[in-house]
Molecule: c-di-GMP-I riboswitch aptamer
Organism: Acidobacteriota bacterium
RNA sequence: UCCUGCUCAGAGCAAACCCGGGGAGACUCGGGGACGCAGAGCCACGGGGCCCACAGAAUCCCUCAGGGCCAGCCGAGCCGCCAGG
Numbered sequence: 001u002c003c004u005g006c007u008c009a010g011a012g013c014a015a016a017c018c019c020g021g022g023g024a025g026a027c028u029c030g031g032g033g034a035c036g037c038a039g040a041g042c043c044a045c046g047g048g049g050c051c052c053a054c055a056g057a058a059u060c061c062c063u064c065a066g067g068g069c070c071a072g073c074c075g076a077g078c079c080g081c082c083a084g085g
Base pairs, nucleotide, nucleotide: 002085003084004083005082012037013036017032018031019030020029021028022027035072041078042077045075046074047073048070049069050068051067052066056064057063
C1' cells in the first nucleotide's frame, strides 16, 4: 500500500416503542430503551423512497421539472479503529 472481516482488544452507534421540544408534513433534537450495525462515521453527487406550508412553474384545483426530508435503501466520494492475509 492492497485485500479480507474467520479470530482478538478497547471503544462507538442505537430500530421499534415511551416521555418532552421543534416542524404544515416527510421528519428531526434531547432523555429513556436496544432491533440491529465493522464504517449504523461524514456527505443529498447518481439512483430510489417520502412530504407539499411558503416560494416557483403550466400559478383555483391537480401535478412536479420547484421547495424540502431520508446516510439504519443502494452506489460514488471523503475520513477512520482493531485483527488476519